[in-house]
Molecule: transfer RNA
Organism: Calditrichia bacterium
């Protein structure tokens, strides 16, 4: 140099730009049970990397940066 990828503790889903930003796992509180997986109920939990820019409006488009993968020399 060239492609990809960055969202919750973890993997990872979303997006034609407008919905209140989500899932399973974990956590936490209940319920069950003599106690303990197990199941079943609920709850909390996010600058959607960072900094710019276009727009009435950007997590989603555009640039830079950074970090991780790959790829060609």
């Nucleotide at each position: 140099c060239c492609c990809c990828c960055u969202u919750a503790g973890c993997u990872c889903a979303g997006a034609a730009g407008g919905a209140u930003a989500g899932a399973g796992c974990a956590u936490c509180g209940g319920a069950u049970u003599c106690c303990u997986a197990a199941u079943c109920c609920g709850g909390a939990g996010g600058u959607c990397g960072c900094a710019g820019g276009u727009u009435c409006a950007a997590u989603u488009c555009c640039u830079g940066c950074a970090g991780g993968g790959g790829g060609a020399a």